Context: one part of a larger RNA
RNA sequence: CUGGGCGUAAAGGGCGCGUAGGCGGCCAUAUCAGUCAGCGGUGAAAUUCCAGGGCUCAACCUUGGGGCUGCCGUUGAUACUGUAUGGCUUGAGAGUGUGAGAGGAUGACGGAAUAUCCAGUGUAGAGGUGAAAUUCGUAGAUAUUGGAUAGAACACCAGUGGCGAAGGCGGUCAUCUGGCGCACCACUGACGCUGAGGCGCGAAAGCGUGGGGAUCAAACAGGAUUAGAUACCCUGGUAGUCCACGCUGUAAACGAUGAAUGCUAGAUAUAGGGCUGUCACAGGCUUUGUGUCGCAGUUAACGCGUUAAGCAUUCCGCCUGGGGAGUACGGUCGCAAGAUUAAAACUC
Numbered sequence: 001c002u003g004g005g006c007g008u009a010a011a012g013g014g015c016g017c018g019u020a021g022g023c024g025g026c027c028a029u030a031u032c033a034g035u036c037a038g039c040g041g042u043g044a045a046a047u048u049c050c051a052g053g054g055c056u057c058a059a060c061c062u063u064g065g066g067g068c069u070g071c072c073g074u075u076g077a078u079a080c081u082g083u084a085u086g087g088c089u090u091g092a093g094a095g096u097g098u099g100a101g102a103g104g105a106u107g108a109c110g111g112a113a114u115a116u117c118c119a120g121u122g123u124a125g126a127g128g129u130g131a132a133a134u135u136c137g138u139a140g141a142u143a144u145u146g147g148a149u150a151g152a153a154c155a156c157c158a159g160u161g162g163c164g165a166a167g168g169c170g171g172u173c174a175u176c177u178g179g180c181g182c183a184c185c186a187c188u189g190a191c192g193c194u195g196a197g198g199c200g201c202g203a204a205a206g207c208g209u210g211g212g213g214a215u216c217a218a219a220c221a222g223g224a225u226u227a228g229a230u231a232c233c234c235u236g237g238u239a240g241u242c243c244a245c246g247c248u249g250u251a252a253a254c255g256a257u258g259a260a261u262g263c264u265a266g267a268u269a270u271a272g273g274g275c276u277g278u279c280a281c282a283g284g285c286u287u288u289g290u291g292u293c294g295c296a297g298u299u300a301a302c303g304c305g306u307u308a309a310g311c312a313u314u315c316c317g318c319c320u321g322g323g324g325a326g327u328a329c330g331g332u333c334g335c336a337a338g339a340u341u342a343a344a345a346c347u348c
Stems, first nucleotide, its partner, number of pairs: 004319003007302002012316001014201004021194003025088007033081002035077008049065006091191001092188002095184005103177007110154001114150008125136002162169002206247006216240001220236004258315006266293011297304002321348003330341004
């Protein structure tokens, strides 16, 4: 390479947009490039294969045949692919109407809680634990009442509910804005799918500059526990947690399941829309999501099962025994931390 694979054994890129490339709906005509067939030329010899022959055999030598799977020319075929032209509407998009939503950004506002401060009442404890102690408190704590300030997060509603490509998104209101579903169907007429590179987005932690700092809390200090306790528990507590701008680019970034299209029993729950039905409920049909169970089928099994891991097609990514190692070296990127690309010796 061929072949075989990628939910859990090694293996789906964290996610999108998209360049090149690959692949691509229905009908007709033309062409004959690919494709297929016939014929001709060429495809040196040696070698290889088959059948003989010669050295006593064999190796070796030798005769004949086959083959040389290829290339070129020519004559045809025209289903498929390509190309060109014309047409179509089912794919795709657009239009009109309508609907749901924690989708995104910015600004404003709200109440509960927490902490601190001020003032009042009030007196000896409070706090914490398995039990304690560190800690706070007669300089008046804890508790309670009134007031003020600050920052962060939004109880109930809340739901295998919703939205988003993923990361993710949850108080209320306003403004700006992306996507999606359904109904109608009159417009465009294959405009599509995938996507190496590339570009963008990307939790938490971390980094830079400037703010902010209530809570919580790595590090750190103390108290306990213990044989020890650099822990688990407790009292404190700094980075950080928050905001703006910039960087980092990784996660069990998981459904451990790439994207798209078509086909293949159902049952049931739930969310959005439509049609129907009813006096009103109920119910029926349909469609888009989200779950559970399950037939066929599939799987090593577990399980999956119209949201496939079934049956097929297209394109991309990835795997090839364990360790060494996602390491070294080199390259690229980064302020750094490091990220990315990625071996070998050796060893079992």
The part of an RNA shown here (small-subunit ribosomal RNA, central domain) has 348 nucleotides and comes from an uncultured bacterium. The RNAcentral record of the full RNA draws on ENA.